[in-house]
Context: one part of a larger RNA
């Protein structure tokens, strides 16, 4: 001296872009945040099937790890979307909803009988797997007058994912031994796959001073900060990873062991007719809590995403607004003249000095600001604009509405006077205060920065 996701004290005019729960992964009131398809089906708003909910969004507990960053392979998956090639024949039996009758306070059910379908199961049939027999495995129709368009089924390639592996990646030896599915191998099971992933049986291996193991600590990178480093850090943005009251478990799926799904323990909270039920803000906003960190808003106009053959819905993603000097940058608080150096403060050696062209007074402007007028070009395409009567443009007004803080003993720019008298009290290091204190309190001047100014934490 530079930097902060900062806080506090005093003070505060405007605009642009950013940034805003660092603590209690503490506990939530309320609302929204994942819907959508009538061109799958039924008489449909229920309700049966599709696709979607695994993306997007939070959060940083746990992970010292193939977790991450890097280079590099094998034994694998792969909805949707693109590209190529091929196929889609017959019949069938159900289930909701509905209606009968029935249980419960409720949340939800039980039972009997009808029904559709791109929901279900069956046969043929093509192709693929295996060394061979053999032996298992497909498909669906919908709109339309119709050309013909979105679908189904099998194969093959882009684009993601899953798995291995070389290196790299805190701190502690006042942690020296650590391991039995533990290390390999054969058989059997499992996986989309490789693989002690699991098991049974066999060997007795396997890791450690290049620090195992154990204990603290910590997401990890691209990047921020820094001259720079064997420094420090991981907020916003981006890539990965984990996590979703804690604790396990799987169940649909192309994909989850799944924030706003399921089941089962735990703790807390609500609701009861005591017999039982309901919940999960680390989604957006909002409560308490804390030194300390915003609106319980606007719209889907744009970009993006789900669904649909389209209109079209939904979407706290996402575009805006609103608050916060919280940080950057811009900009203003007037401009020129003006002396008999005015009144007044301060000092004074009592002559003056000095605040100081400051002011007052004359003259100009009008960036701000206040009233009225027009109002969007771009963002928007064919059409649609939350922002927005913003932004700008223009007219009238009037110098009009705008300066503070911190210091002034040395480091370190900037002095004097009262006061108090080791007291009050100052202070970052050295030190000052005990009757002329340039170091405390006041004033007057005077420096330093400026919409800020200091002081505190922190890192270099």
């Nucleotide at each position: 001296g530079g930097a902060u996701g900062a806080a506090c004290g005093c003070u505060g005019g405007c605009g642009g872009c950013a940034u805003g729960c660092u603590u209690a992964a503490c506990a939530c009131a309320u609302g929204c945040a994942a819907g959508u398809c009538g061109a799958a089906c039924g008489g449909g708003a229920a309700g049966u099937g599709g696709c979607g909910a695994a993306c997007g969004g939070g959060u940083g507990a746990g992970u010292a790890a193939c977790g991450c960053g890097u280079a590099a392979u094998a034994a694998c998956c792969u909805g949707c979307c693109c590209u190529u090639g091929g196929g889609a024949g017959g019949g069938g039996a159900a289930c909701a909803a509905c209606a009968g009758c029935u249980g419960g306070a409720a949340a939800c059910g039980g039972u009997u009988g009808c029904u559709a379908a791109u929901a279900c199961a069956c046969c043929g049939u093509a192709g693929g797997c295996u060394g061979a027999g053999g032996a298992g495995c497909a498909a669906a129709g919908g709109a339309g007058a119709a050309a013909u368009c979105c679908g189904c089924c099998c194969a093959a390639g882009g684009a993601g994912g899953g798995c291995u592996c070389g290196c790299g990646u805190c701190u502690g030896a006042u942690u020296a031994g650590c391991u039995a599915g533990u290390u390999g191998g054969u058989g059997a099971g499992g996986c989309a796959a490789u693989a002690g992933c699991u098991u049974a049986c066999c060997a007795a291996g396997g890791c450690g001073a290049u620090g195992a193991u154990c204990a603290g600590u910590a997401g990890c990178u691209g990047g921020u900060c820094g001259a720079g480093a064997g420094g420090a850090u991981g907020a916003u943005c981006a890539g990965c990873c984990a996590c979703a009251c804690u604790g396990g478990g799987a169940c649909u799926g192309a994909g989850a062991c799944a924030c706003g799904g399921c089941c089962c323990a735990g703790a807390c909270u609500c609701c009861u007719a005591c017999g039982g039920g309901a919940g999960g803000c680390a989604g957006c906003a909002g409560u308490g809590g804390g030194a300390a960190u915003u609106u319980u808003c606007c719209g889907c106009a744009a970009u993006g995403g789900g669904c649909g053959a389209a209109a079209g819905c939904c979407u706290g993603a996402c575009g805006g607004a609103g608050c916060a000097a919280u940080g950057c940058c811009g900009c203003g608080u007037g401009g020129a003249g003006g002396u008999g150096g005015a009144a007044g403060g301060c000092c004074u050696a009592c002559g003056g000095g000095u605040c100081g062209u400051c002011a007052a007074c004359u003259u100009c402007u009008u960036u701000u600001c206040u009233c009225g007028g027009a109002g969007a070009a771009a963002a928007a395409c064919a059409a649609u604009g939350a922002c927005g009567g913003u932004a700008u443009c223009u007219g009238a007004g009037g110098a009009a509405u705008a300066a503070g803080c911190a210091u002034c003993g040395g480091c370190u720019a900037a002095c004097u006077c009262u006061g108090u008298g080791c007291c009050a009290g100052c202070a970052g290091c050295c030190g000052c205060g005990g009757u002329a204190a340039g170091a405390c309190a006041g004033a007057g001047g005077a420096u330093g920065c400026a919409a800020g100014c200091g002081u505190u934490a922190u890192c270099c």
Molecule: small-subunit ribosomal RNA, 5' domain
Organism: Raddia guianensis